């Protein structure tokens, strides 16, 4: 340094949209078994559009190199916000505990 179990682990839409799907109420049809239409209600995916910042990612100060400048090399929980993510659960950097494996490597 990495790996592996167990524990702990934040943050962000209670938005809009169109189809789809459920229950339910109205109309109309009908072979009573269902079928069509409409309005609102509830849900998951999709999209938009806004967050979010702790998987990964990707970006640099000091300083190092060098006569100097350029290049280059150079951290993070900082920035970026590819990528993930915004009910929960999943995941989650970190930290605790135990254990295994490497290494003097920056």
């Nucleotide at each position: 340094c990495u790996c592996c179990a167990c524990g702990g682990g934040a943050g962000a839409g209670c938005u809009c949209g169109g189809a789809c799907c459920g229950a339910c109420c109205c109309g109309g049809c009908c072979c009573c078994g269902g079928c069509c239409g409409g309005u609102g209600c509830g849900g998951g995916a999709c999209g938009a559009c806004g967050c979010c910042g702790a998987a990964g990612g990707a970006g640099c100060a000091a300083g190092c190199c060098c006569u100097c400048c350029c290049c280059g090399c150079c951290a993070c929980a900082c920035u970026c916000a590819c990528a993930g993510g915004c009910c929960a659960c999943c995941g989650a950097a970190c930290c605790g505990u135990g254990g295994g494996g490497g290494a003097c490597a920056g």
A computed fold for a 106-nucleotide RNA from Nakamurella flava, annotated as Glycine riboswitch aptamer. NCBI's taxonomy places the organism under Bacteria, Bacillati, Actinomycetota, Actinomycetes, Nakamurella. Its mean pLDDT, the model's own confidence on a scale to 100, is 81. Its Rfam family is "Glycine riboswitch aptamer". Rfam links the family to the GO term glycine biosynthetic process.